[in-house]
Record summary:
Transfer RNA from Paenibacillus glacialis, 72 nucleotides, folded computationally.
RNA sequence: GAUCUGUUAGCUCAGCGGGAGAGCACUAUCUUGACAGGGUAGGGGUCGUAGGUUCGAAUCCUACACAGAUCA
Numbered sequence: 001g002a003u004c005u006g007u008u009a010g011c012u013c014a015g016c017g018g019g020a021g022a023g024c025a026c027u028a029u030c031u032u033g034a035c036a037g038g039g040u041a042g043g044g045g046u047c048g049u050a051g052g053u054u055c056g057a058a059u060c061c062u063a064c065a066c067a068g069a070u071c072a
Stems, first nucleotide, its partner, number of pairs: 001071007010024004018055001026042006048064005
């Protein structure tokens, strides 16, 4: 330098163009003498950045940034 893959909640990851989600973690509460465990409820997201396409984009297209792999 070229090609490919990835970037979504604190962490690990889903998400076939129309509602942004799960598990763990966190907060409150119930249960217990207390802890652990369990039940219930809740908070937390500029979907890497900037443009484009579309009535509508996490999702499609382009460029860039970062990480990884392969080739040179």
Its Rfam family is "tRNA". By type it is a transfer RNA. NCBI's taxonomy places the organism under Bacteria, Bacillota, Bacilli, Caryophanales, Paenibacillus. The sequence is in RNAcentral, with records from ENA.